[in-house]
RNA sequence: GCUAUCAGCCGGGUUAUCGCUUUUCGUUUACGGGAAGAGGAAAGUCCGGACAGCAAAGAGCAACAUACCGGUUAAUGACCGGUGCGCCUUAGGCGUUAAGAAAGUGCCACAGAAAAUUACCGUCUGCCGAAAGGUAGGUAAGGGUGAAAAUGUGAGGUAAGAGCUCACAGCUAUCAUAGGUAACUAUGGUACCGGGUAAACCUUAUGUGCUGUAAUGCCACGUAUAUCAGCGUUUGAGGGCGGCUCGUCCGAGCUGAAGGGUAGGCAGCAAGAUUGUAACAGUAAUGUUGCAGCCAGAUAAAUGAUAACCUCCCGAUUUAUCGGGCAACAGAAUCCGGCUUAUAGGCUGAUAGUUUUU
Numbered sequence: 001g002c003u004a005u006c007a008g009c010c011g012g013g014u015u016a017u018c019g020c021u022u023u024u025c026g027u028u029u030a031c032g033g034g035a036a037g038a039g040g041a042a043a044g045u046c047c048g049g050a051c052a053g054c055a056a057a058g059a060g061c062a063a064c065a066u067a068c069c070g071g072u073u074a075a076u077g078a079c080c081g082g083u084g085c086g087c088c089u090u091a092g093g094c095g096u097u098a099a100g101a102a103a104g105u106g107c108c109a110c111a112g113a114a115a116a117u118u119a120c121c122g123u124c125u126g127c128c129g130a131a132a133g134g135u136a137g138g139u140a141a142g143g144g145u146g147a148a149a150a151u152g153u154g155a156g157g158u159a160a161g162a163g164c165u166c167a168c169a170g171c172u173a174u175c176a177u178a179g180g181u182a183a184c185u186a187u188g189g190u191a192c193c194g195g196g197u198a199a200a201c202c203u204u205a206u207g208u209g210c211u212g213u214a215a216u217g218c219c220a221c222g223u224a225u226a227u228c229a230g231c232g233u234u235u236g237a238g239g240g241c242g243g244c245u246c247g248u249c250c251g252a253g254c255u256g257a258a259g260g261g262u263a264g265g266c267a268g269c270a271a272g273a274u275u276g277u278a279a280c281a282g283u284a285a286u287g288u289u290g291c292a293g294c295c296a297g298a299u300a301a302a303u304g305a306u307a308a309c310c311u312c313c314c315g316a317u318u319u320a321u322c323g324g325g326c327a328a329c330a331g332a333a334u335c336c337g338g339c340u341u342a343u344a345g346g347c348u349g350a351u352a353g354u355u356u357u358u
Base pairs, nucleotide, nucleotide: 001354002353003352004351005350006349007348008347009346010345012310013309014308015307016306017305018304020037021036022035023034024033025032026031039329043340044339046338047337048336049335050334051212052211053210054209058246059245060244061243063208064207065206066205067204068082069081070080071079083098084096085095086094087093099203100202104201105200106197107196108195120143121142122139123138124137125136126135127134128133151169152168153167154166155165156164172191173190174189175188176187177186178185179184216267217266218265219264227257228256229255230254231253238250239249240248274293275292276291277290278289279288280287281286312325313324314323315322316321
């Protein structure tokens, strides 16, 4: 230098003219000047919050969520680091559905005799038979089926075998010692209930108000202080914003039908758990401090067009020029922090292989 794998970042800029939106200053009734103007995902709406409202305060059930350890954060099912398990690899790396199967219930298709206490082939013993074979009892070591067949190897023992017995291992549980903040690791002892499955029911531990900017608040305009029916007025209807029950509080209106008026404006609305940069602490996520800065706020919805140059890409070729392409995914609507998905092209880092160019 090239190739492969993995991880991360960027994804247009400058000037001029005209046009549009917000804001500010000047001027004087209409103009002029200044500043700014759509993303890394604005998408999905999968999570967590800020904020607003529900008068105040409870209990239980149900439902839902989380579940290895430590740290960071406003907070999280996120992020950082580690442990265990699994996958791939030359190396590196990736994933995590990570409490409990020794509380109980269920499920493991098809094949196979049988998916947990079953015997198809085989084999051992007795009886019948010239033999082939038949019959009664035993067996789970050998064979077959299957993803998986009662933990494995060896020896003894037996009619033939079997953890039947023994030795050495293994799985699971538990105890001790050492290391580690911890998850856990290593060594040794004791016991031993077939395997898998809890993103099957379930058990254990911890936790959880809800709705949502069309929230909510204020102002203006207008109408009908009306009609009918049912229920109710302390014998309490109805209501107190996820469901049910209890309790507690408010309470004179509530529900339905028909009819009338209105649907306009302001706030919420962008100065923030904010942006950039430097130092320090930390493996890191991140935190502290200093300095500098203000970067959309529309309401049927603005953020654009033209020209030139630069960056980038493609092709040709005189190695320094020409021609072409504004390049993919894609448009803010209360805001912030994550995750997931889409993506032309370019850049950076780590690891390995290869080359021997320099």
Bacterial RNase P class A from a Bacteroidota bacterium, 358 nucleotides, folded computationally. The model forms 95% of the base pairs in the Rfam consensus. The sequence is in RNAcentral, with records from ENA. The coordinates come from a structure-prediction model, not an experiment, and the mean pLDDT is 76. It matches the Rfam family "Bacterial RNase P class A". Rfam classes the family as a ribozyme. Gene Ontology terms of the family: dimeric ribonuclease P complex, ribonuclease P activity and tRNA processing.